A computed fold for a 73-nucleotide RNA from Cyanobacteria bacterium M5B4, annotated as transfer RNA. RNAcentral holds the sequence, with entries from ENA and MGnify. The prediction has a mean pLDDT of 84. Its Rfam family is "tRNA". Rfam classes the family as a transfer RNA. The same sequence occurs in records of 2 taxa.
RNA sequence: GCCCCCAUCGUCUAGAGGCCUAGGACACAUCCCUUUCACGGAUGCGGCACGGGUUCGAAUCCCGUUGGGGGUA
Numbered sequence: 001g002c003c004c005c006c007a008u009c010g011u012c013u014a015g016a017g018g019c020c021u022a023g024g025a026c027a028c029a030u031c032c033c034u035u036u037c038a039c040g041g042a043u044g045c046g047g048c049a050c051g052g053g054u055u056c057g058a059a060u061c062c063c064g065u066u067g068g069g070g071g072u073a
Base pairs, nucleotide, nucleotide: 001072002071003070004069005068006067007066010026011025012024013023018056028044029043030042031041032040049065050064051063052062053061
C1' cells in the first nucleotide's frame, strides 16, 4: 500500500428498518433492612465514534472519515 472484521452507559453486553424518547448485568449514588459493615430489597444515574446519503421512518441499510484488530508483499 491492498483486503477483511469491529466501534452501543464507567466496564461487559442485547438489538438484524416501525413493538426502541435503546434493554440487561456489574459498578456508582440515595433510601430501606442491620447496633454497624456485609448480604438482601427499592429507586436513580449513565450510551448508539464522527459526517453525509437512502427511506414516510435508521443503533440497524449504503458511502466516506477517525480509531482498534487481523491478513498479505